[in-house]
Source information
Transfer RNA from a Saprospirales bacterium, 72 nucleotides, folded computationally. The coordinates come from a structure-prediction model, not an experiment, and the mean pLDDT is 81. It matches the Rfam family "tRNA". From the family's description: Transfer RNA (tRNA) molecules are approximately 80 nucleotides in length. The family's RNA type in Rfam is transfer RNA. NCBI's taxonomy places the organism under Bacteria, Pseudomonadati, Bacteroidota, Saprospiria, Saprospirales.

RNA sequence: GGCUCUAUAGUUCAAUGGAUAGAACAGCGGUCUUCUAAACCGCCAAUGUGGGUUCGACUCCCGCUGGGGCUA
Numbered sequence: 001g002g003c004u005c006u007a008u009a010g011u012u013c014a015a016u017g018g019a020u021a022g023a024a025c026a027g028c029g030g031u032c033u034u035c036u037a038a039a040c041c042g043c044c045a046a047u048g049u050g051g052g053u054u055c056g057a058c059u060c061c062c063g064c065u066g067g068g069g070c071u072a
Base pairs, nucleotide, nucleotide: 001071002070003069004068005067006066007065010025011024012023013022018055027043028042029041030040031039048064049063050062051061052060
């Protein structure tokens, strides 16, 4: 260089082209406890970037960027 896979909360993962984008863990607050831990309740937090298709895009298409693999 060519081909290919991939990018969603701090982390690990969901989401048939149509639900307010969800869950677990982490973080923060509370209940409980003599205190801590555990348990329970609540809160915070995300679609890499620029275009396109569509009534509607995390999802489909193209470019770019980052990461993985194969090949020369």